The RNA shown here (c-di-GMP-I-GGC riboswitch aptamer) has 84 nucleotides and comes from a Gemmatimonadota bacterium.
[in-house]
RNA sequence: CCCGACAAGAGCACACCCGUCGCGAGACGGGGCCGCAAAGCCAGGAAUCUCGGCGCGAUGUCCGAGAUCGUCCGGCUGCCGAAG
Numbered sequence: 001c002c003c004g005a006c007a008a009g010a011g012c013a014c015a016c017c018c019g020u021c022g023c024g025a026g027a028c029g030g031g032g033c034c035g036c037a038a039a040g041c042c043a044g045g046a047a048u049c050u051c052g053g054c055g056c057g058a059u060g061u062c063c064g065a066g067a068u069c070g071u072c073c074g075g076c077u078g079c080c081g082a083a084g
């Protein structure tokens, strides 16, 4: 360094509930049983979703602005140390 244990100490916190914010996807704070070795950070690529525009018979494409990194890829950083 790879790797990741029925190891140790710490950390994070899905669903759901309460409050606040947002048209919305969702975000933040508190609680919190799913779970996580990057579930720390970055929205760069993909994907999904939201709002608006165009169009409108349907549905879908396109354009713009956004959300999700606990969807995947990529980038940066990082705790611990059994076996190999």
Stems, first nucleotide, its partner, number of pairs: 002084001003081002011036002016031006034070001040076003044073003047068007

The sequence was found by an Rfam model in a public genome assembly. Taxonomically the source falls in Gemmatimonadota (Bacteria, Pseudomonadati).